[in-house]
Molecule: FMN riboswitch aptamer (RFN element)
Organism: Candidatus Zixiibacteriota bacterium
RNA sequence: CAGAAUCUUCGGGGUGAGGUGAAAUUCCUCAACCGGCGGUAAGAGCCCGCGAGCUGGCAUGUGCUGGCUGAGCCUGUGAAAUUCAGGUGCCGACGGCAAUAGUCCGGAUGGUAGAAGAUACGU
Numbered sequence: 001c002a003g004a005a006u007c008u009u010c011g012g013g014g015u016g017a018g019g020u021g022a023a024a025u026u027c028c029u030c031a032a033c034c035g036g037c038g039g040u041a042a043g044a045g046c047c048c049g050c051g052a053g054c055u056g057g058c059a060u061g062u063g064c065u066g067g068c069u070g071a072g073c074c075u076g077u078g079a080a081a082u083u084c085a086g087g088u089g090c091c092g093a094c095g096g097c098a099a100u101a102g103u104c105c106g107g108a109u110g111g112u113a114g115a116a117g118a119u120a121c122g123u
Base pairs, nucleotide, nucleotide: 003121005119006118007117008116009115010114015031016030017029018028019027032103033102034092035091036050037049038048039047045090046089053068054067055066056065057064058063072088073087074086075085076084094106095105096104
């Protein structure tokens, strides 16, 4: 110095008021708020990919492998930005709850993408 191995730690945020109603933090009105991880000529919820969620196959200790899976434009600066600045939009798993949920409750004191570190190994 790059590589592969083992282990440790870390690893998801956010709502109020009013209305209707038997019942809604779920509907309606108004006004808010939030944004996992890696990449990308420069910083990204909405560019690419991954994870999460749902699901098929193989094997079943655990794992391998496939499918589905949301949303952005305009102007400006610049060598470079769908990432920055200005403007104006949009999106949000599954199950539950006396009634439909990105923000309530739950699986979850979980798991994962991954991040940091340690150890010995190899060159």